[in-house]
RNA sequence: CGAGAUGGCCAGGCGGCCGCGGCAGUGACGGGAGACCAUCACUGUCGAGGAACGUCCGGGCUCCACAGGGCAGGGUGGUCGCUAACGGCGACCCGGGGCGACCCGCGGGACAGUGCCACAGAGAACAGACCGCCAGCGUUCGCGCUGGUAAGGGUGAAACGGUGGUGUAAGAGACCACCAGCGCCGCCGGUGACGGCGGCGGCUCGGUAAACCCCACCCGGAGCAAGGUCAAGAGGGGCCGCAAGGCCCUGCGCGAAGGCUCGAGGGCGGCCCGCCCGAACCCGCAAGGGUGCCUUCGCGGGUAGACCGCUCGAGCGCGCCGGCAAUGGCGCGCCUAGAUGGAUGGCCGCUCAAUGACAGAACCCGGCGUAUCGGCCAUCUCGUUCC
Numbered sequence: 001c002g003a004g005a006u007g008g009c010c011a012g013g014c015g016g017c018c019g020c021g022g023c024a025g026u027g028a029c030g031g032g033a034g035a036c037c038a039u040c041a042c043u044g045u046c047g048a049g050g051a052a053c054g055u056c057c058g059g060g061c062u063c064c065a066c067a068g069g070g071c072a073g074g075g076u077g078g079u080c081g082c083u084a085a086c087g088g089c090g091a092c093c094c095g096g097g098g099c100g101a102c103c104c105g106c107g108g109g110a111c112a113g114u115g116c117c118a119c120a121g122a123g124a125a126c127a128g129a130c131c132g133c134c135a136g137c138g139u140u141c142g143c144g145c146u147g148g149u150a151a152g153g154g155u156g157a158a159a160c161g162g163u164g165g166u167g168u169a170a171g172a173g174a175c176c177a178c179c180a181g182c183g184c185c186g187c188c189g190g191u192g193a194c195g196g197c198g199g200c201g202g203c204u205c206g207g208u209a210a211a212c213c214c215c216a217c218c219c220g221g222a223g224c225a226a227g228g229u230c231a232a233g234a235g236g237g238g239c240c241g242c243a244a245g246g247c248c249c250u251g252c253g254c255g256a257a258g259g260c261u262c263g264a265g266g267g268c269g270g271c272c273c274g275c276c277c278g279a280a281c282c283c284g285c286a287a288g289g290g291u292g293c294c295u296u297c298g299c300g301g302g303u304a305g306a307c308c309g310c311u312c313g314a315g316c317g318c319g320c321c322g323g324c325a326a327u328g329g330c331g332c333g334c335c336u337a338g339a340u341g342g343a344u345g346g347c348c349g350c351u352c353a354a355u356g357a358c359a360g361a362a363c364c365c366g367g368c369g370u371a372u373c374g375g376c377c378a379u380c381u382c383g384u385u386c387c
Base pairs, nucleotide, nucleotide: 001383002382003381004380005379006378007377008376009375010374012351013350014349015348016347017346018345020047021046022045023044024043025042026041027040028039030037031036049358053369054368056367057366058365059364060363061223062222063221064220068273069272070271071270073219074218075217076216077215078092079091080090081089082088093107094105095104096103097102108214109213113212114211115208116207117206130153131152132149133148134147135146136145137144138143161179162178163177164176165175166174180204182201183200184199185198186197187196188195189194227308228307229306230305235250236249237248238247239246240245252300253299254298255297256296257295258294259293260292265277266276267275280291281290282289283288315334316333317332318331319330320329321328322327
């Protein structure tokens, strides 16, 4: 200098004017006994992201009385760690790619079972003889028949180990040596997956589970439109009052079906079991009478307002210690949106790599995926040249 690999950072900055929303303070006005509440003004301060997108995972939180057992269903899949947890992250192992830095992996099981491997080919899993090779018999000398064979050739993505020999009629792990693979045993290293070394052995029985399946582990449901408080309200009841009206309580009306402990219905979403919740009193000797309550359905009516949840968090920044790392501990410092017909806008000046892309919070957080303009930084690999 060139070509690569990996990781990180920014998302314009400063100043001014006008305009929005939250919070705090001050003042004015109105209400109130007061605390305080509503409106307006002023001052100060804060105010969209690296993905706010996807809604793909995991949680916090809220509710369902408990959240028990089984089946179904769903998720994950090497080992060891991190984390609140995860299908995430880190390191490592194995396999594959790359000269390399590094990158990739739907990484348990094919000897539980069932499928599939087109076409070609003799034959695609305990398969197979097309061309061949050998032996015998026959022969019209071209070959034919019978038996043996799977070393050579062919087909194919893939053909039941490889090389060299012994042996044979010709061959063949039939046998032998050395390899590869598989199984068993022992030693060493490692937390472990696994790796290294040595020995023995039958000789060697494909691939595919990102096909069904088997195995191991994990999994209640619904969701901030969760959930909660207050107010209002037609109707009904009670009290006060001559009335008008006021106060308090309750709380839609009509009809139908079933039920009120011999229990309708409900609690877990799919099913079963278990367990649990669950709606009535009065009068009467009795017969009986009175007034209700629960669940579901149909028709009709009232209300739709205010507030909480709502932002201090598994939070952020810096330093030290432990750890290869992910991260953990300790110390110091900081507070950075909370809208709800839904706030961030417009103008000007200077500067600059940023006149720009992708793009706008809606309960909050940890991840993953996707989109993306312009730039900056660090480390490492390979090549070339010079000293």

This is a predicted structure of a 387-nucleotide RNA (Bacterial RNase P class A). Its mean pLDDT, the model's own confidence on a scale to 100, is 77. A source record names the gene rnpB.